[in-house]
This is a predicted structure of a 72-nucleotide RNA (transfer RNA) from an uncultured Eubacteriales bacterium. The prediction has a mean pLDDT of 83.

């Protein structure tokens, strides 16, 4: 150097035009004599960064970062 994929709450991962979800976590409440389980329920995201195209971009282009993998 070339070519591929990945990048979305703390952390697994969906979502591929019409202002983003679960599941674990954390909290708060109920339950228990207390915790754990359970069950309700709440909050938490400038969708990896600049730009483009659309009336509307997490998506669809380009570029560039990170990080994985292959090939020289």
């Nucleotide at each position: 150097g070339c070519u591929g994929g990945u990048g979305u709450g703390g952390c697994u991962c969906a979502g591929g035009g019409g202002u983003a979800g679960a599941g674990c976590a954390a909290c708060g409440c109920a339950u228990u004599c207390g915790u754990a389980a359970u069950g309700c329920g709440u909050g938490g995201g400038u969708c990896g960064u600049g730009g483009g195209u659309c009336c509307g971009a997490u998506u669809c282009c380009c570029a560039c970062c990170a990080c994985c993998a292959g090939c020289u």
Its Rfam family is "tRNA". By type it is a transfer RNA. The sequence was found in a public genome assembly.